Transfer RNA from a candidate division WWE3 bacterium, 74 nucleotides, folded computationally.
Rfam family: tRNA. From the family's description: Transfer RNA (tRNA) molecules are approximately 80 nucleotides in length.
The prediction has a mean pLDDT of 81.

[in-house]
RNA sequence: GGGCCUGUAGCUCAGUUGGCUAGAGCGCAUGCAUCGCACGCAUGAGGUCAGGGGUUCGAGUCCCCUCAGGUCCA
Numbered sequence: 001g002g003g004c005c006u007g008u009a010g011c012u013c014a015g016u017u018g019g020c021u022a023g024a025g026c027g028c029a030u031g032c033a034u035c036g037c038a039c040g041c042a043u044g045a046g047g048u049c050a051g052g053g054g055u056u057c058g059a060g061u062c063c064c065c066u067c068a069g070g071u072c073c074a
Stems, first nucleotide, its partner, number of pairs: 001073007010026004019057001028044005050066005
């Protein structure tokens, strides 16, 4: 220098063929319960979907560029 893969909540990930409002588990906060802790139950907060641009009525999803990580080739 070139090819391919990955990037979504604090962590691990799902998200089908572009279509309602972006979700799960764990974690976190509050409450219930307990003498108290843990477990359990209920409620809740938390996201520029790596960044920018484009296509489209509509983009996490399609296209282009950039960044980061991994991998292969030279």